[in-house]
Context: one part of a larger RNA
RNA sequence: UUGGGCGUAAAGCAUCUAUAGGUGGCUUUUCAAGUCUGCUAUCAAAUCCUAGGGCUCAACCCUAGAUAGGCGGUGGAAACUACCAAGCUGGGGUAUGGUAGGGGCAGAGGGAAUUUCUGGUGGAGACGUGAAAUGCAUUGAGAUCGGAAAGAACACCAACAGCGAAAGCACUCUGUUGGGCCGACACUGACACUGAGAGACAAAAGCUAGGGGAGCAAAUGGGAUUAGAUACCCAUGUAGUCCUAGCCGUAAGUGAUGGAUACUUAGCGCUGUGUGUAUUGACUGGCGCAGUGCUGUAGCUAAUGCGUUAAAUAUCCUGCCUCGGGAGUACGUUCACAAGAAUGGAACUC
Numbered sequence: 001u002u003g004g005g006c007g008u009a010a011a012g013c014a015u016c017u018a019u020a021g022g023u024g025g026c027u028u029u030u031c032a033a034g035u036c037u038g039c040u041a042u043c044a045a046a047u048c049c050u051a052g053g054g055c056u057c058a059a060c061c062c063u064a065g066a067u068a069g070g071c072g073g074u075g076g077a078a079a080c081u082a083c084c085a086a087g088c089u090g091g092g093g094u095a096u097g098g099u100a101g102g103g104g105c106a107g108a109g110g111g112a113a114u115u116u117c118u119g120g121u122g123g124a125g126a127c128g129u130g131a132a133a134u135g136c137a138u139u140g141a142g143a144u145c146g147g148a149a150a151g152a153a154c155a156c157c158a159a160c161a162g163c164g165a166a167a168g169c170a171c172u173c174u175g176u177u178g179g180g181c182c183g184a185c186a187c188u189g190a191c192a193c194u195g196a197g198a199g200a201c202a203a204a205a206g207c208u209a210g211g212g213g214a215g216c217a218a219a220u221g222g223g224a225u226u227a228g229a230u231a232c233c234c235a236u237g238u239a240g241u242c243c244u245a246g247c248c249g250u251a252a253g254u255g256a257u258g259g260a261u262a263c264u265u266a267g268c269g270c271u272g273u274g275u276g277u278a279u280u281g282a283c284u285g286g287c288g289c290a291g292u293g294c295u296g297u298a299g300c301u302a303a304u305g306c307g308u309u310a311a312a313u314a315u316c317c318u319g320c321c322u323c324g325g326g327a328g329u330a331c332g333u334u335c336a337c338a339a340g341a342a343u344g345g346a347a348c349u350c
Stems, first nucleotide, its partner, number of pairs: 003322004007304002012318001015200003021194003025088004033081002035077006042070002049065006091191001092188003096183004103177007110154001114150008125136001162169002206247006215241002222234002258317005266295010277285002299306002324349002332343004
């Protein structure tokens, strides 16, 4: 390489959009490029194979013949693919009527708690721990009752629930905006799927500049513990955490499971929506569509388990893997303010 694979053994890009490319619904034509086929030219001889013959046999040698395949020419076939032309509506899309939602962005408002400041009461402890101590307190702490300020997060509802491509999203209200789902029928008429390179977005931490700083808290210093204690425990405490404008581009970015389509026994829920029936109505039961869970049949799997939301059965496209270590390292290149990120070996060892 071929092959075989990718939930957990090596292996699905964090996610999405989309270019080239690959693949592509139903019907009827055209054409003959692919495809299939007849004939023909050629692919030296030797070799291989078959038949016959010659060395006493054999190896060996001689003679004759033949298949497959490649490439070219020429004649034909027209199912499939491609092309030409005309249609179709089931895939896709648009319009329309509804509808659920912590989807995004911006603005405004709210209460509980915490801390600080200030005033009153009060008078010796309070905090903390396994036990203590550092630190706080008669310059009046802690406790309690008023007042003021600040910043951050939004208890209960809350769910096995919802929304979003993922990251993620929750106090309330307003504005604006994206997507989904359902229902009827209208329109378009394959416009589709995937997607190298590319682009967009992307938790936390980190970086730059300017604000902000209540609580928490890397680092640092202190008290303990201990043989020691650069820790676990305690009292402090700076970056940071928050906002604005940029950068970084990584995560066990997980469902450790790429996307799309079709198909395949069942049972029990939940969310959204529709339908029709019984009923005064509600609840409820029947049948659909979309999503989200649990249990499990066949099948699959090394097992665990998956099981109509497949890890079953099939097709298309794409990414990735090929013993462990060395190593996601070195070197080179690209990007970045930096930290670093991306790409990514070999020697050697076993």
A computed fold for a 350-nucleotide part of an RNA from Pinus tabuliformis, annotated as small-subunit ribosomal RNA, central domain. The coordinates come from a structure-prediction model, not an experiment, and the mean pLDDT is 87. RNAcentral holds the full RNA, with entries from SILVA.